[in-house]
RNA sequence: CUCAUCCAGAGUGGUGGAGGGAUCGGCCCUUAGAAGCCCGGCAACCAGCGCCCAGACGCAUGGUGCCAAUUCCGGCGGUAGGUUUCCGCAAGAUGAG
Numbered sequence: 001c002u003c004a005u006c007c008a009g010a011g012u013g014g015u016g017g018a019g020g021g022a023u024c025g026g027c028c029c030u031u032a033g034a035a036g037c038c039c040g041g042c043a044a045c046c047a048g049c050g051c052c053c054a055g056a057c058g059c060a061u062g063g064u065g066c067c068a069a070u071u072c073c074g075g076c077g078g079u080a081g082g083u084u085u086c087c088g089c090a091a092g093a094u095g096a097g
Stems, first nucleotide, its partner, number of pairs: 001097006011039001013038003019029003024074003040067003045063003048059003071091001075089004080084001
């Protein structure tokens, strides 16, 4: 840079000891224990296997990812409408190339 996905799902555990939710603003979570690490779990993007090839489906062995709140909410444009709905884009995250 390109493509796909982002309203589902996942812990009464151990360790640790003050932060965390990308950034900014808001609003939250947290000493009734944050991050990190270990264990556990969820999911099924890629590989693998079921299956000689392809697709669909399945399994969950390997590579990632993820486990408060819609990507926690927002920004820009359009649309209907009257303060919300829908669509697209931007920003971000993850996977594959």
Predicted 3D model of a 97-nucleotide RNA (SAM riboswitch aptamer (S box leader)) from a soil metagenome. The model forms 94% of the base pairs in the Rfam consensus.